[in-house]
The part of an RNA shown here (small-subunit ribosomal RNA, 3' major domain) has 468 nucleotides and comes from an uncultured bacterium. Rfam family: Bacterial small subunit ribosomal RNA. The prediction has a mean pLDDT of 84.

Context: one part of a larger RNA
RNA sequence: UGACGGGGGCCCGCACAAGCAGUGGAGUAUGUGGUUUAAUUCGAAGCAACGCGAAGAACCUUACCAGGUCUUGACAUCGAGUGACGUACCUAGAGAUAGGUAUUUUCUUCGGAACCCAAAGACAGGUGGUGCAUGGCUGUCGUCAGCUCGUGUCGUGAGAUGUUGGGUUAAGUCCCGCAACGAGCGCAACCCUUACCAUUAGUUGCUACGCAAGAGCACUCUAAUGGGACUGCCGUUGACAAAACGGAGGAAGGUGGGGAUGACGUCAAAUCAUCAUGCCCCUUAUGACCUGGGCUACACACGUACUACAAUGGCGUAAACAAAGGGAAGCAGAACCGCGAGGUCGAGCAAAUCCCAAAAAUAACGUCUCAGUUCGGAUUGUAGUCUGCAACUCGACUACAUGAAGCUGGAAUCGCUAGUAAUCGCGAAUCAGAAUGUCGCGGUGAAUACGUUCCCGGGUCUUGCACA
Repeated sequence: UGACGGGGGCCCGCACAAGCAGUGGAGUAUGUGGUUUAAUUCGAAGCAACGCGAAGAACCUUACCAGGUCUUGACAUCGAGUGACGUACCUAGAGAUAGGUAUUUUCUUCGGAACCCAAAGACAGGUGGUGCAUGGCUGUCGUCAGCUCGUGUCGUGAGAUGUUGGGUUAAGUCCCGCAACGAGCGCAACCCUUACCAUUAGUUGCUACGCAAGAGCACUCUAAUGGGACUGCCGUUGACAAAACGGAGGAAGGUGGGGAUGACGUCAAAUCAUCAUGCCCCUUAUGACCUGGGCUACACACGUACUACAAUGGCGUAAACAAAGGGAAGCAGAACCGCGAGGUCGAGCAAAUCCCAAAAAUAACGUCUCAGUUCGGAUUGUAGUCUGCAACUCGACUACAUGAAGCUGGAAUCGCUAGUAAUCGCGAAUCAGAAUGUCGCGGUGAAUACGUUCCCGGGUCUUGCACA
């Protein structure tokens, strides 16, 4: 000087408390451990691994296993030499591949070039090892308020001062004081979005209307520019300061709400399997191709979710109101067929025009009357639909039948302070197909916070000294 303390002071945070809804019990989905296996590829490991890499394993992916194959190689450069490349078909084979038939002769400045095949060899190749050799990128403390430097001063020196103190703030934010005076990286602001208004622009949007044509741009809306909020104004407190509290006006008030933005550093944190890369290792194999299998196994244990256990509910009938997205190898209306998944046909739309598209909770009416039930839907049988060379291992969905556990969950434990929690649907990425996951969107819409004694984490000053 740090680190640490079941030392002290001050302060903060859904940290506790006050509340709401959960997890832990059930079934299922998914990840992990373990076990099994020819293989169940690899990585991630307290918080900060475990719906994580994976925004999507039937083949492919795929790295794993078995079998069948290749050895200048699936891929790159150089390369003597030969030839267009290719297309269609036949035979053998699980295919990779091997053999065969037919057809075919590119461009040219005539030097050659492109492409295919190819000897010898230089070399290729490796998702093989080391993240404790590395770059890059990332997590975390933590959006916490800190971390430093120049000159000066003090100290023999390590170092100190500044950065401490009195106030204040979300903030090392600002004010005052001071052997310090300044400065940098952080904070804040500048950026995006949302809430209000004006101007400009009106088609595909909007308007009067039963509909269209025509007309218009006031309104809604769209999208560009600007305004608006600054403790600016008033009062009180304060040290005449910074600021705090109350009020006015205002769509919005003290950072208005949300996002992006992550200082010096910590954890030899994670990643050699995104990529790059040193060294080591393999080179007829640890490289490459193919078929099939596996990553989907199952006594069990854990994490994260979904669905429930019902009447604030289930079912039926007929009504209403979104936002944000996507669409051409695409989205697909209407009509017809089917109980349905879906099928036939193909209007319209490269989309403020057309389509996906029905929003659902909700309100109204009816029914059920507290039951393992008209709750709950697992499991299983049969018959089907769709995608795709192909749904056996191993897809999703539909109809009929079947109708398991479960009556609110022990110890323990998680999230959340407002348009939040809870609850209700909708969309997208990935994607041929395959979400209870992820990322977004809107609808309905609470309760509680006395307070900081205690638990956890953090900041700052000070004190002690087993440690460096």